[in-house]
This is a predicted structure of a 376-nucleotide RNA (Bacterial RNase P class A) from Amnibacterium sp.
NCBI's taxonomy places the organism under Bacteria, Actinomycetes, Micrococcales, Microbacteriaceae, Amnibacterium.
Its mean pLDDT, the model's own confidence on a scale to 100, is 77.
It matches the Rfam family "Bacterial RNase P class A". Its family is annotated with ribonuclease P activity, tRNA processing and dimeric ribonuclease P complex in the Gene Ontology.
RNA sequence: ACGGGCCGGCAGACGGUCGCGUCGGCCGCUUCGGCGGCCGCCGAGGAACGUCCGGGCUCCGCAGAGCAGGGCGGUGGGUAACGCCCACCCGGGGUGACCCGAGAGCAAGUGCAACAGAGAGCAGACCGCCACGACCGCCGUCAGGCGGACGGGGUAAGGGUGAAACGGUGGUGUAAGAGACCACCAGGGGUCCGGGUGACCGGACCCGCUGGGUAAACCUCGCCCGGAGCAAGGUCGAACAGGGGCCGAUUCGGUUGCUCGCCGAUGGUCCCGGGUGGACCGCUGGAGGGCUGCGGCAACGCAUCCCCGAGAUAGAUGGCCGUCACCGCUCCGUCACGGAGCGGUACAGAACCCGGCGUAUCGCCGGCCCGUUCCA
Repeated sequence: ACGGGCCGGCAGACGGUCGCGUCGGCCGCUUCGGCGGCCGCCGAGGAACGUCCGGGCUCCGCAGAGCAGGGCGGUGGGUAACGCCCACCCGGGGUGACCCGAGAGCAAGUGCAACAGAGAGCAGACCGCCACGACCGCCGUCAGGCGGACGGGGUAAGGGUGAAACGGUGGUGUAAGAGACCACCAGGGGUCCGGGUGACCGGACCCGCUGGGUAAACCUCGCCCGGAGCAAGGUCGAACAGGGGCCGAUUCGGUUGCUCGCCGAUGGUCCCGGGUGGACCGCUGGAGGGCUGCGGCAACGCAUCCCCGAGAUAGAUGGCCGUCACCGCUCCGUCACGGAGCGGUACAGAACCCGGCGUAUCGCCGGCCCGUUCCA
């Protein structure tokens, strides 16, 4: 210098102007509930997102246990908790820094596996190899030998198929073969020794034990989980239609022609309508952030000091202009480099609050490390 790995950070800045939201002040109007104007402070994120996990908080349920359902799965630690994080172990990948792994069980049962292939699950004889039987041909010193095709057998050493064919190499053995037996290697199991908190690692001896994969397939084992969610929940509480109770006698109607009485409508009052519309609380200072020190490999914990200035409710945080910054392209001059012009500056966006994970993101910066090459 180029290429790469890991960790961390920024997410344009400043000024002007127009506009929006909460809060505060002043003024005006008001049906006293609020509304409007002006001024001032403040006003999204690293992911506010997806809502996939874990918790706080709230209400409901609950003696205890189990079933169903869901989730998780190496070991040790961190944490309020986790399916998250850190460290380590094992397996896989990479020359390497480093990365990836739902990483218990398929020697309990069931299921699944295209194509090719003779055979794919206590496998299998297509070619080959071997002996046997009967047949044909040739040779023959008449004992047999050679070759061919057929039949039923033996054989998993060789060929061939496949992702995978019942450990591998060499030998003994055999008619030919075979862990049938032997030596070595690989794997598995058992006993013992040593190291480690542990997962696990190293070593010695013995057993020929070696017949695949798949459990984010059913399933088995172990552990965890009560349900719903701020539209949770709580406080204050209208109005209209309509319905009911009581009072009352003015008017009207009905009951029998009249009077009284009774009933209905109108009237007054109360209740239901409804704990509804609405308003307020919950509502944001919290497992919060930062510097330094200490403990720890680390995640993280502890201590001191400092900082905290969204809270809307159909949902405000935006537009334009100027200057500067960064990046890309083009042009000009040039030793480094400087200047001019044009373009770009993402993804997205609070809605009870935290801890994670996942996903999106124009670009830029810092630190440590690895590989190749060059120079001193």